[in-house]
């Protein structure tokens, strides 16, 4: 000093709810709140899950519905993967 395993202590994030505010949704801040986190920092690259809008598509006996397939635009980094950068510090 690196690496693996488990605990401690200091600090550190904060899930579900509840409030308020944007958003047409997913969702996202702000205050609480703590189920939980060694990356639960940060990046949508694969996958995966959702949201919105859109197709003389399939489905539908017609038309709408909803269900499925497409194309677009997005959402989630606390679903998995992977890329980056990292604190503290016993045994």
């Nucleotide at each position: 000093c690196a690496u693996u395993a488990g605990c401690c202590c200091a600090g550190c994030c904060a899930a579900a709810c509840c409030u308020g505010u944007c958003g047409u949704g997913a969702g996202a801040c702000u205050g609480g709140g703590a189920c939980g986190g060694a990356a639960a920092g940060c990046c949508a690259c694969g996958g995966g899950u959702c949201u919105c809008u859109c197709c003389u598509g399939c489905c539908g006996a017609u038309c709408a519905a909803a269900g499925u397939g497409g194309a677009g635009a997005g959402a989630c980094a606390g679903c998995c993967g992977g890329g980056u950068u990292g604190c503290a510090u016993c045994u």

Model confidence (mean pLDDT): 77 of 100. A computed fold for a 91-nucleotide RNA from a Campylobacteraceae bacterium, annotated as c-di-GMP-I riboswitch aptamer. It was read from a public genome assembly, where an Rfam model found it.